[in-house]
Context: one part of a larger RNA
RNA sequence: GGAUGAACGCUGGCGGCGUGCCUAAUACAUGCAAGUCGAACGAGGUAGCAAUACCUAGUGGCGAACGGGUGAGUAACACGUAGGUAACCUGCCCAUCAGCUUGGGAUACCCUGGCGAAAGCUAGGCUAAUACCGAAUAAUUGGCUCGGAGGCAUCUCUGAGCUCUAAAAGGGGCCUUUAAAGCCCCACUGAAGGAUGGACCUGCGGCGCAUUAGCUAGUUGGUGAGGUAACGGCCCACCAAGGUGAUGAUCCGUAGCCGGCCUGAGAGGGCGACCGGCCACAUUGGGACUGAGACACGGCCCAGACUCCUACGGGAGGCAGCAGUGGGGGAUAUUGCACAAUGGGCGCAAGCCUGAUGCAGCGACGCCGCGUGAAGGAAGAAGUACUUCGGUAUGUAAACUUCUAUCAGCAGGGAAGAAGAUGACGGUACCUGACUAAGAAGCCCCGGCUAACUACGUGCCAGCAGCCGCGGUAAUACGUAGGGGGCAAGCGUUAUCC
Numbered sequence: 001g002g003a004u005g006a007a008c009g010c011u012g013g014c015g016g017c018g019u020g021c022c023u024a025a026u027a028c029a030u031g032c033a034a035g036u037c038g039a040a041c042g043a044g045g046u047a048g049c050a051a052u053a054c055c056u057a058g059u060g061g062c063g064a065a066c067g068g069g070u071g072a073g074u075a076a077c078a079c080g081u082a083g084g085u086a087a088c089c090u091g092c093c094c095a096u097c098a099g100c101u102u103g104g105g106a107u108a109c110c111c112u113g114g115c116g117a118a119a120g121c122u123a124g125g126c127u128a129a130u131a132c133c134g135a136a137u138a139a140u141u142g143g144c145u146c147g148g149a150g151g152c153a154u155c156u157c158u159g160a161g162c163u164c165u166a167a168a169a170g171g172g173g174c175c176u177u178u179a180a181a182g183c184c185c186c187a188c189u190g191a192a193g194g195a196u197g198g199a200c201c202u203g204c205g206g207c208g209c210a211u212u213a214g215c216u217a218g219u220u221g222g223u224g225a226g227g228u229a230a231c232g233g234c235c236c237a238c239c240a241a242g243g244u245g246a247u248g249a250u251c252c253g254u255a256g257c258c259g260g261c262c263u264g265a266g267a268g269g270g271c272g273a274c275c276g277g278c279c280a281c282a283u284u285g286g287g288a289c290u291g292a293g294a295c296a297c298g299g300c301c302c303a304g305a306c307u308c309c310u311a312c313g314g315g316a317g318g319c320a321g322c323a324g325u326g327g328g329g330g331a332u333a334u335u336g337c338a339c340a341a342u343g344g345g346c347g348c349a350a351g352c353c354u355g356a357u358g359c360a361g362c363g364a365c366g367c368c369g370c371g372u373g374a375a376g377g378a379a380g381a382a383g384u385a386c387u388u389c390g391g392u393a394u395g396u397a398a399a400c401u402u403c404u405a406u407c408a409g410c411a412g413g414g415a416a417g418a419a420g421a422u423g424a425c426g427g428u429a430c431c432u433g434a435c436u437a438a439g440a441a442g443c444c445c446c447g448g449c450u451a452a453c454u455a456c457g458u459g460c461c462a463g464c465a466g467c468c469g470c471g472g473u474a475a476u477a478c479g480u481a482g483g484g485g486g487c488a489a490g491c492g493u494u495a496u497c498c
Base pairs, nucleotide, nucleotide: 001498002497003496004495006494007493008492009491010490013370014369015368016367017366018365019363020362021328026326027325028324030323031322032321035062036061037060040059041058043056044055045054046053047052069281070280071279079205080204081203082202083201084200085199088198089197093194094193096191097190098189099188101135102134103133104132110125111124112123113122114121115120142163143162144161145160146159147158148157149156150155170186171185172184173183174182207253208252214244215243216242219241220240221239222238223237224236226234256278257277258276259275260271261270262269263268283304284303285302286301287300306317307316308315309314334360336359337358338357342356343354344353345352346351373403374402375401376400383394384393385392386391407439410433411432412431413430417425442487443486444485445484446483447468448467449466453482454481455480456479457478463470464469
């Protein structure tokens, strides 16, 4: 000098764009943050004379594994990069082929009882489905047997035979007097591809300490069995005795990693806030269930700590989601508006939900822009400071004259963002008019480094100080004043990095 998620002191006019718990991964009152589908299903209710329309507790489907938060743990295939899978999975989506036949038994809601303070539980009875379970049919799937070709060891591709395996006769619309049939749409089943998303393996790379030198028993390998989507000591039984380390194992400490950010001419050094990618976690520890996907932040079970309710028998809870509160701290915001846009979930759709997101609020926290007036104006006014008492400085500065109106204020108009409708922002941005120089300047410094000097007070005192050093009676170094220098809605100080 540059930089900061900064803080502190003094000061503070406006706008745009950003940004804001770095500490206690501390404890949390309250509200909201994940629902949706009646075009799967029966039932109940509201309105209506009815047709019908609407609503929804339950069954069922999809979603809730995304989005949002945090960085505790982790020195690890966690991350980055380059590859591999002849060892793998993939709901919704896309294109292709084939199919959608025929039966059955339950059950929630509900009704009737019972238990309980509550949370809730339980017995009997009734009923539906795109819920559940059979049968049929089917191959290019799977399994077995026999061949052929190829490769990279396990194997891969391919031919024949045998054998196993599926579904919702669903829902809606058009046509029709109705039904059937037909057509269309949305679903459903099997196969084989694609795309997307994931899983596993490997090479290389990125911290400190040797005042840590040995470490290791599922340890290293084999055989077999199990498990998994899949390879594998992943797990188990048996067998062998291996494996790793000064090219730094093991222990200990520290730490989420990267794209990037800061600095620097570069090499390098430091950092990993915001934004983007990956990982890990969700009160602490453990576990599985469901599912295409979780070992699941706003799901379940168990254990621990804590908080709350209780009729003492027993129950309820988890803000590292958005706001907000206590606490900690030098320190970090509103219990706001809207789904109008972008995106997400569900739905044929209308639409519903969305503290994602879009906006607004607060903070000079940062960057950028603008303003606090412009021109003229010497009796060089007054005041103030200094003075050799003559004067000098403040100083064209003020007054005064003329002018202008950026910002702010007042009034009128008024968007784009939306594609036919729909705008939270917002009567905002912007435009126009009238109006008054009015409402808007401070902070630090002046011994040298380092731009800027005098007077008074003080007298090694009070004090200053980044370094050198000032102060003990004329201090340009302390305090005040006048003057001056620098930067400016900021200026200084402190902390940290280069």
Model confidence (mean pLDDT): 85 of 100. The part of an RNA shown here (small-subunit ribosomal RNA, 5' domain) has 498 nucleotides and comes from an uncultured bacterium.